[in-house]
Context: one part of a larger RNA
RNA sequence: GAGUAGCGAGAAAUAUGUGAGAAUCAUAUUCACCGAUAGACUAAGGUUUCCAGGGGAAGGUUCGUCCGCCCUGGGUAAGUCGGGACCUAAGACGAGGCCGAAAGGCGUAGCCGAUGGACAACUGGUUGAUAUUCCAGUACCUGCUUAGUUAGUGAUGGAGUGACAGAUGUGGUUAGUAUAUCCCCAUUAUUGGAUUUGGGGUUAAGCGAAGUAGUUGUAGUAUUGGCAAAUCCGUACUAUAAAAUAAAUGCGUGAUAAGCAGUGAACGAGCGAUCAAGUAGCGAAGUUAUAUAUACCAUGUCUCAAGAAAAGCUUCUAAACUUAUAACUAAGUAGCCCGUACCUAAACCGACACAGGUGGUCAAGGCGAGUAGCCUAAGGUGAGC
Numbered sequence: 001g002a003g004u005a006g007c008g009a010g011a012a013a014u015a016u017g018u019g020a021g022a023a024u025c026a027u028a029u030u031c032a033c034c035g036a037u038a039g040a041c042u043a044a045g046g047u048u049u050c051c052a053g054g055g056g057a058a059g060g061u062u063c064g065u066c067c068g069c070c071c072u073g074g075g076u077a078a079g080u081c082g083g084g085a086c087c088u089a090a091g092a093c094g095a096g097g098c099c100g101a102a103a104g105g106c107g108u109a110g111c112c113g114a115u116g117g118a119c120a121a122c123u124g125g126u127u128g129a130u131a132u133u134c135c136a137g138u139a140c141c142u143g144c145u146u147a148g149u150u151a152g153u154g155a156u157g158g159a160g161u162g163a164c165a166g167a168u169g170u171g172g173u174u175a176g177u178a179u180a181u182c183c184c185c186a187u188u189a190u191u192g193g194a195u196u197u198g199g200g201g202u203u204a205a206g207c208g209a210a211g212u213a214g215u216u217g218u219a220g221u222a223u224u225g226g227c228a229a230a231u232c233c234g235u236a237c238u239a240u241a242a243a244a245u246a247a248a249u250g251c252g253u254g255a256u257a258a259g260c261a262g263u264g265a266a267c268g269a270g271c272g273a274u275c276a277a278g279u280a281g282c283g284a285a286g287u288u289a290u291a292u293a294u295a296c297c298a299u300g301u302c303u304c305a306a307g308a309a310a311a312g313c314u315u316c317u318a319a320a321c322u323u324a325u326a327a328c329u330a331a332g333u334a335g336c337c338c339g340u341a342c343c344u345a346a347a348c349c350g351a352c353a354c355a356g357g358u359g360g361u362c363a364a365g366g367c368g369a370g371u372a373g374c375c376u377a378a379g380g381u382g383a384g385c
Stems, first nucleotide, its partner, number of pairs: 012030006031382004039362004045343002049341001050074006059067002079140002081339004086117002091112001093110001097106003121138005141335011152321002157316005165303009176292005182201005202258002206253003214245003217240007225233002262282002268275002304307001348357002364376004
């Protein structure tokens, strides 16, 4: 220079409390903003920022009794969620092998490697902070042991399945929502009541029965094939025509339970208002119809760029075994390692508490073709002068 520029998009007001101190902290009442997001969940990333008590030097663009700041404590609980003890893709690595002065390069078998495949848990309650993890209830999966019943068991090999694009339809459903019927609760009408107004009518996994749409024939005989074998697959022939299987969902059960509208204490604290607390406790009704998804199931058509693999599962035999092994039923028993707090933007990437950037999921009401736009719900917020 100069107490100058600036204090980083934005709505606050009042009262009470706390305190040495309050525009800024807490509480309450109004008002305002977002509402395909400024709500909820999650991957990456961060790594304790989470919660409680205390503190105010510095950080906080003002203030500060407050904080993602400082101090001291506390907090992340799993057979089923995600990852590993399973599988493979791109791509790494790579026994032998090939190449190369050396270092090393390439690459078969193999092995590692999810962003994919496979795989068993749901509802409610609870904490200051975790919950499909704790608790309550109801389930499911795998291994082992024992018992019973039945039986050719068996793979690193064969076969099937797994197993797949995009677009656009159709049919059957469900979630959610709306409207109406009906039921219940509260309210209103000075008392009773017709009436009015407001609110509620919720429940999973699992298990069971039935069998709709759809799908498939079934049985027998014979084997140029499937690197060996096969009762399997494939292929050929014969007989037979009502039989097998079975989606989403719905129904029953789960539930004499849970949860809910509403109602609603006390102990204790305080001079009191009040706090405790809308806590504990009690707890009604719980139906039908219509409309409707971008969600679920089945399926059609069109297009060209022609749309993974392996494990798993089913089945077949080879070797081998048949004192084994397998299937089913019942009872008992076992169930390992890692992650789990919190943040989705003031906690990540941008030197900052930065008008920027950041993948996925959910998707209420009114008007509307609509996830547009405007106003609202749930929920969140009033942006640190």
About this RNA:
This is a predicted structure of a 385-nucleotide part of an RNA (large-subunit ribosomal RNA, domain III) from Solobacterium sp. The RNAcentral record of the full RNA draws on ENA. Its mean pLDDT, the model's own confidence on a scale to 100, is 82. It matches the Rfam family "Bacterial large subunit ribosomal RNA". Gene Ontology terms of the family: structural constituent of ribosome and ribosome.